[in-house]
Context: one part of a larger RNA
RNA sequence: UUGGGCGUAAAGAAUCUGUAGGUGGCUUUUUAAGUCUGCCGUCAAAUCCCAGGGCUCAACUCUGGAAAGGUGGUGGAAACUACCAAGCUGGUGUACGGUAGGGGCAUAAGGAAUUUCAGGUGGAGCGAUGAAAUGCAUAGAGAUCGAAAAGAACACCAACGGCGAAAGCACUCUGUUGGGCCGACACUAAUACUGAGAGACGAAAGCUACGGGAGCGAAUGGGAUUAGAUACCCCAAUAAUCCUAUCCGUAAACGAUGGAUACUAGGCGCUGUGUGUAUCGACCCGUGCAGUGAUGUAGCUAACGUGUUAAGUAUCCCGCCUAGGGAGUACGUUCGCAAGAAUGAAACUU
Numbered sequence: 001u002u003g004g005g006c007g008u009a010a011a012g013a014a015u016c017u018g019u020a021g022g023u024g025g026c027u028u029u030u031u032a033a034g035u036c037u038g039c040c041g042u043c044a045a046a047u048c049c050c051a052g053g054g055c056u057c058a059a060c061u062c063u064g065g066a067a068a069g070g071u072g073g074u075g076g077a078a079a080c081u082a083c084c085a086a087g088c089u090g091g092u093g094u095a096c097g098g099u100a101g102g103g104g105c106a107u108a109a110g111g112a113a114u115u116u117c118a119g120g121u122g123g124a125g126c127g128a129u130g131a132a133a134u135g136c137a138u139a140g141a142g143a144u145c146g147a148a149a150a151g152a153a154c155a156c157c158a159a160c161g162g163c164g165a166a167a168g169c170a171c172u173c174u175g176u177u178g179g180g181c182c183g184a185c186a187c188u189a190a191u192a193c194u195g196a197g198a199g200a201c202g203a204a205a206g207c208u209a210c211g212g213g214a215g216c217g218a219a220u221g222g223g224a225u226u227a228g229a230u231a232c233c234c235c236a237a238u239a240a241u242c243c244u245a246u247c248c249g250u251a252a253a254c255g256a257u258g259g260a261u262a263c264u265a266g267g268c269g270c271u272g273u274g275u276g277u278a279u280c281g282a283c284c285c286g287u288g289c290a291g292u293g294a295u296g297u298a299g300c301u302a303a304c305g306u307g308u309u310a311a312g313u314a315u316c317c318c319g320c321c322u323a324g325g326g327a328g329u330a331c332g333u334u335c336g337c338a339a340g341a342a343u344g345a346a347a348c349u350u
């Protein structure tokens, strides 16, 4: 390389949009590039194979011949792929009527709690821990009462629930905006799927600059514990955590499971939305579509398990793997303010 694979053994890119490319629904027509087929040329000789001959046999050698395949020319076929032309509606999409939602962005407002500050009451401890100490407190702490300020987060509802491509999203109202689902009937007429490069978005931490800073809290200081204690426990506390603007581009970014389409037992829930029966109406009972769960048959799997939301049966496209270590390292390149990220070996060794 071929092959075989990618939930847990190595391996699905964090996610999406989309260029080239690859692949692509049904019917009819054209052409004949792919495809199939007849004939002809050619693919030196030797070699290989077959049939004979010659060295006493054999090896060896001579004569003759064929096949397979490649390639070119020419004639034919037209099912499939492709092309031409014309249609179709089932895939896709648009318009229409509804509808659910913590989807995004922005503004405004809210209460509980915490801390601080000033005051009233009050008068000796408080706080912490396994036990203590550091710490706070007669310069009046802690407790309690009402007043003020600040910042951050939004109890209950709350769910096995909802939305979003993923990251993620929750007090409340308003504005604006994206997507989904259902329904019926019109329109378009394959407009589709995937997607190398590319682009967009991307938790936390981190960087830059202006603010902000209640609580919490890396680093740091102190108190303990201990043989020691650069820790676990306690008292403080800076950066950070918050906002705005930029950068970074990584996570066990996980369902450790790429996307799309079709098919393949059931019964039991939940969410959204139709519909049948019934009813004054709502339930109840059945049924369709979309999503989301826990079970489970066949099948698959090394087993665990998975099982119409497949890891089953198939097709298409992309990414990735190929013994362990060395190593996600070195070097080079690209990106970055930096931290670093991306790409990514070999010697050697087992």
Stems, first nucleotide, its partner, number of pairs: 003322004007304002012318001015200003021194003025088004031082001033081002035077009049065006091191001093187002096183004103177004108172001110154001114150003119145003125136002162169002206247001208245002211242001215241001220236004258317006266295001268293009299306002323350003332343004